[in-house]
Molecule: c-di-GMP-I riboswitch aptamer
Organism: uncultured Longimicrobium sp.
RNA sequence: AAACGGCAAACCCGUCGAAAGGCGGGGACGCAAAGCUACGAGGCUACCGGGGGCUCCCACCCCCCACGCCAGUCGAGCCGCCGAA
Numbered sequence: 001a002a003a004c005g006g007c008a009a010a011c012c013c014g015u016c017g018a019a020a021g022g023c024g025g026g027g028a029c030g031c032a033a034a035g036c037u038a039c040g041a042g043g044c045u046a047c048c049g050g051g052g053g054c055u056c057c058c059a060c061c062c063c064c065c066a067c068g069c070c071a072g073u074c075g076a077g078c079c080g081c082c083g084a085a
Base pairs, nucleotide, nucleotide: 006031007030011026012025013024014023015022016021029072035078036077037076039075040074041073042070043069044068049064050063051062052061053060
């Protein structure tokens, strides 16, 4: 450079979840690992918990907080099709 193919963003529908987000179907923005793994960094959410405001209290609002999430943010580890290899 080819070949067989693969995955599937946004968005829509359904569903689980407090949310982030996940799962299923449709759908393709893209991806040579956009295969798997939360180990490191980074990011997202804040139910619970803590602090404050208001309040008799609760509710509500603000701040902090991952035990939650993101592998299509990067790194790392493991596995991996074809080929000029």